Predicted 3D model of a 540-nucleotide part of an RNA (small-subunit ribosomal RNA, 5' domain) from a metagenome. Its mean pLDDT, the model's own confidence on a scale to 100, is 82. It matches the Rfam family "Bacterial small subunit ribosomal RNA".
Context: one part of a larger RNA
């Protein structure tokens, strides 16, 4: 000397960009944090408007909302690091041992039938929480049937490879499918005059195959401390079956044989989430793993499986447990290691803010909804950067403090004074970008029986901002409102008086202080850094 997710004293203008629970993975009130579609369904409640008429009611059509049944989504993204020394992770390989929802690209199809159950009613039980019996009804919800272009299983054939195996071709043979929804249309047909059949356009729907990206799972290497842990292991180490998974396999199981692994440190212990990176050094190296990426593991404690393209699921489910609240004792309910916040413990880490405008996710034909992701803004000199606290001239070297050898010396151009600037702030004015989309009307074009729709293009009224009247420009207005810290014996830049007398007291190491202390305590003066300065603590 350099560094910090720092703390602690004094001290304090402004601004930007980062950063802040490192302790108890400890206990939490409140709020918020995953939806979303009505173009999948059938109702219910309201508006409008038109039939009808019994004139206050019943149909209809459209349009809002939306509980329930459906779809997709909720396995992202958010938080954290307890546990793990290898089932992780970094690197390189292998799957001839494997899987894929949505997306890209193509292929082939999208026929015909049924049962049903919520909501909804009617009765009922319960403090709630939640139900219980009867009844009705839809669908892209569920079951069957038919077809197989294709797949999938067998057994045959050739290629190719060689541990199973892979590719291509057959097979009288087995076996696998599906759903509508919307918007427009001329002429026929049916038609309860609403509308169907037909055509056509989008978007679905099955089955198959590509890409693209993701994921399982297998191997080598490399990654902490100990021997004051020297033996350890029986599904334990192989083989045969056999189950099981998307898949290899002691992953399970029956049988057999007795192996495996170890001083190149097995097994135990004890500490650890790992890497990119980060800090520090000429470098080798040490140390370290905060913010940001990427990979894991966990979601009150333990355990389990459902569902699903994905999970053994943080705001799902079921058992135990501790802990908390409600209770009519009969039974319930609950999970902040999301984002605020509270308590606790601690040397010590913030706002129950604002907005979805922007970038992203999820749903959705869309308009759009929803998003403590994510954009804001607030607090904290915690860190790094910048500006500022004024500039010039001013000597009878002012007064005053201190010193003095009593001549003088020093604060000191410092200060008054004179002349000028106004950054930043304050006061007034004016004012962005961050916005890309969305879109009514209208032209062209594609599809197409269509001048319809629908889609693309092109133009294009109108319209979308949390931050914010915020950056930023102008004016104004007075030197106005803005300096502290340590520290001065030697190392180490800076001295003198005065108090105190080994006392009080200072100290990183030397080491001061016992009566002239440049070391203690003020003070005058002086050095160093400066909105910071100094201590602690840590690493190199």
């Nucleotide at each position: 000397g350099a560094u910090u997710g720092a703390a602690u004293g004094c001290u304090a203008a402004c601004g930007g960009c980062g950063u802040g629970g490192a302790u108890g993975a400890g206990g939490c009130a409140u709020g918020c944090a995953a939806g979303u579609c009505g173009a999948a369904c059938g109702g219910a409640a309201c508006a409008a408007c038109a039939a009808g008429c019994u004139u206050g009611c019943u149909u209809g059509u459209u349009g809002u909302u939306u509980a329930c049944u459906g779809g997709c989504g909720a396995a992202a993204g958010g938080g954290u690091u307890a546990g793990u020394a290898a089932u992780a992770c970094a690197u390189g390989a292998a799957u001839a041992a494997c899987u894929c929802a949505c997306c890209u690209u193509c292929u082939a199809c999208u026929u015909g039938g049924g049962a049903a159950u919520a909501a909804c009613g009617a009765u009922u039980g319960g403090a709630a929480a939640c139900g219980a019996u009867c009844g009705c009804u839809a669908a892209u919800a569920c079951c069957u049937a038919a077809u197989g272009a294709g797949g999938a299983a067998u057994g045959c054939u050739a290629a190719g490879a060689u541990a199973a195996c892979u590719u291509a071709g057959u097979u009288c043979u087995u076996u696998c499918a599906a759903a509508g929804c919307a918007g427009g249309g001329g002429a026929g047909c049916c038609u309860u005059c609403g509308g169907g059949u037909c055509c056509u356009u989008g978007c679905g729907g099955u089955a198959g195959a590509u890409g693209a990206g993701a994921g399982g799972u297998u191997c080598a290497u490399g990654c902490g401390a100990u021997a004051u842990c020297a033996g350890c292991u029986u599904g334990u180490u192989g083989g045969u079956g056999u189950g099981g998974u998307a898949a290899a396999g002691g992953c399970g199981c029956a049988c057999c044989a007795a192996g495996g692994c170890u001083a190149u440190g097995a097994c135990g212990u004890c500490u650890a989430g790992g890497c990119g990176g980060a800090c520090u050094g000429a470098g080798a190296g040490g140390u370290u793993g905060a913010c940001c990426g990427c990979c894991a593991g966990c979601a009150c404690u333990g355990g389990g499986a459902c569902u699903g393209a994905g999970a053994c699921a943080c705001u799902g489910c079921c058992c135990a447990g501790a802990c908390u609240c409600c209770u009519a004792c009969g039974g319930g309910a609950g999970g902040c290691u999301g984002c605020a916040g509270u308590c606790g413990a601690g040397a010590a880490u913030c706002a129950u803010u604002c907005g979805c405008a922007a970038u992203g996710a999820g749903c959705g034909a869309a308009a759009g909804c929803u998003u403590g992701a994510c954009g804001a803004u607030g607090c904290g000199a915690c860190g790094c950067c910048g500006u500022g606290u004024g500039a010039g001239c001013g000597a009878u070297g002012a007064a005053g403090g201190c010193c003095u050898u009593u001549g003088g010396g020093u604060u000191g151009u410092a200060a008054a004074g004179c002349u000028c600037u106004u950054u930043c702030g304050c006061c007034g004015g004016g004012g962005a970008a961050c916005a890309a989309g969305a879109g009514a009307c209208a032209a062209c074009g594609a599809c197409u029986a269509a001048u319809a729709a629908u889609c693309g293009u092109u133009a294009a009224a109108u319209u979308u901002g949390a931050g914010c009247g915020u950056a930023c420009c102008c004016g104004g207005u007075a030197a106005a409102g803005a300096a502290g810290u340590a520290c001065c014996g030697g190392c180490u830049a800076a001295c003198u008086c005065c108090g105190u007398g080994c006392c009080a007291g200072c100290a990183g190491c030397u080491g001061c202080g016992g009566u002239a202390a440049u070391a203690c305590g003020g003070a005058g003066g002086g050095u160093g850094c400066a909105a910071g300065c100094a201590u602690u603590a840590a690493u190199c």